RNA sequence: CUGCGCGAUCAGGCAACCGCCGGAUGUGUUCGCUCGCGGACGCAUCGGGAGGAAAGUCCGGUCUUCAUAGGGCGGCAUGCCGGCUAACGGCCGGGGGCGUGCGUUCAAGCGCACUGCUACGGCAAGUGCCACAGAAAACAUACCGCUUCGGUCCGUUCCGCGGGCUGGAGUAAGGGUGAAAAGGUGCGGUAAGAGCGCACCGCGGUCUGAGCAAUCAGGCUGGCAGGGUAAACCCCAUGCGAAGCAAGACCAAAUAGGGGAGGAGGAGCGGCCCGCUCCGUUUACACUUCCGGGUAGGUCGCUUGAGCCUGUCAGUAAUGGCAGGCCUAGAGGAAUGGUUGCCACCCGCUUCGGCGGGAACAGAAACCGGCUUAUCGAUCGCGCAGGUUC
Numbered sequence: 001c002u003g004c005g006c007g008a009u010c011a012g013g014c015a016a017c018c019g020c021c022g023g024a025u026g027u028g029u030u031c032g033c034u035c036g037c038g039g040a041c042g043c044a045u046c047g048g049g050a051g052g053a054a055a056g057u058c059c060g061g062u063c064u065u066c067a068u069a070g071g072g073c074g075g076c077a078u079g080c081c082g083g084c085u086a087a088c089g090g091c092c093g094g095g096g097g098c099g100u101g102c103g104u105u106c107a108a109g110c111g112c113a114c115u116g117c118u119a120c121g122g123c124a125a126g127u128g129c130c131a132c133a134g135a136a137a138a139c140a141u142a143c144c145g146c147u148u149c150g151g152u153c154c155g156u157u158c159c160g161c162g163g164g165c166u167g168g169a170g171u172a173a174g175g176g177u178g179a180a181a182a183g184g185u186g187c188g189g190u191a192a193g194a195g196c197g198c199a200c201c202g203c204g205g206u207c208u209g210a211g212c213a214a215u216c217a218g219g220c221u222g223g224c225a226g227g228g229u230a231a232a233c234c235c236c237a238u239g240c241g242a243a244g245c246a247a248g249a250c251c252a253a254a255u256a257g258g259g260g261a262g263g264a265g266g267a268g269c270g271g272c273c274c275g276c277u278c279c280g281u282u283u284a285c286a287c288u289u290c291c292g293g294g295u296a297g298g299u300c301g302c303u304u305g306a307g308c309c310u311g312u313c314a315g316u317a318a319u320g321g322c323a324g325g326c327c328u329a330g331a332g333g334a335a336u337g338g339u340u341g342c343c344a345c346c347c348g349c350u351u352c353g354g355c356g357g358g359a360a361c362a363g364a365a366a367c368c369g370g371c372u373u374a375u376c377g378a379u380c381g382c383g384c385a386g387g388u389u390c
Stems, first nucleotide, its partner, number of pairs: 001386010012343007020049002023046011051361001055372002058370005063244004075240005080094005095120001096118003099114006121235002126233002128229003143175002145171012183201006202224001203222008248300004258291005265279005307326008345358005
């Protein structure tokens, strides 16, 4: 310097003009009344107005209402250990396993590194399943092969030896099937083989030491249990009441129902009287008045909060403490935008003066912590690989 990977930050800037949403202050018109306040509609000024994911709604909470004596069954979720946190299925650190690379060993294996992965309790409780292939998929098994003993045939021929076919026995070393086949490697041993014996590795038991723990290390001992699958039922441990801001709380019109009291009158015919019409005259249905539930509508919930920024301290870290500073959309079918100029970034062309084009994913609605998914690019840090130079 280039490429790749991981992590963090940013998500174009400034100015002018024209708009949109909601707030504060002042003011104008109008309405109401308890007469100095409130409502509606304007105007002016000031200040505010999307995100790292606002998304998916997958987890966990705050808040609200409903339910709830206590316990059990059932259901769902989680599952190595420790820590963080309001909580979590999240995060941090550690352990085990797998993978990759390097080193080492005759080999099995072992050691180191990883900015690679890991739902990682239990199949030494019960039940189920294991396609195809294969002899056999589980109280293991003999297809090929190897060894041996017979029968028979053939060759050679001195006994004998070799070969073909066939029957019995031994054998899990070798081949073959499979995702998976009853420890692995090496040496010995054997008719051939085999933990049959030995060494190392693995495994089980036990003891000691280290560690909060998961676990690790070492000693002794047993030739060695018996496949896999629990993201199959299941068992064990732990956790979980339900619905969600259209939650919910308060105020409350008209109309029609409900309840109480009064009640012989009430209503219409433009103001009054007469008259006429209609309804009613019961234990009550007209009419009057009061109460209560609920709807429209309004107010609250509503954004000061597990808050943000800076510094410092504790801790490997996640995270926490302390000090200082800051207030940063609140809403309702829904504002957060547009044009122009200059600068910055990327691409192409260039007569080197410039010209043309591009710039993502997306978009709040009660709020917060995570996870997942989408995303043009820019900067910084770290790691790895390659190249050049000193």

Predicted 3D model of a 390-nucleotide RNA (Bacterial RNase P class A) from a Bryobacteraceae bacterium. Of the family's consensus pairs, 94% are formed in the model. Its Rfam family is "Bacterial RNase P class A". About the family: Ribonuclease P (RNase P) is a ubiquitous endoribonuclease, found in archaea, bacteria and eukarya as well as chloroplasts and mitochondria. Model confidence (mean pLDDT): 75 of 100. A source record names the gene rnpB. The source organism's lineage runs through Bacteria, Acidobacteriota, Terriglobia, Bryobacterales and Bryobacteraceae.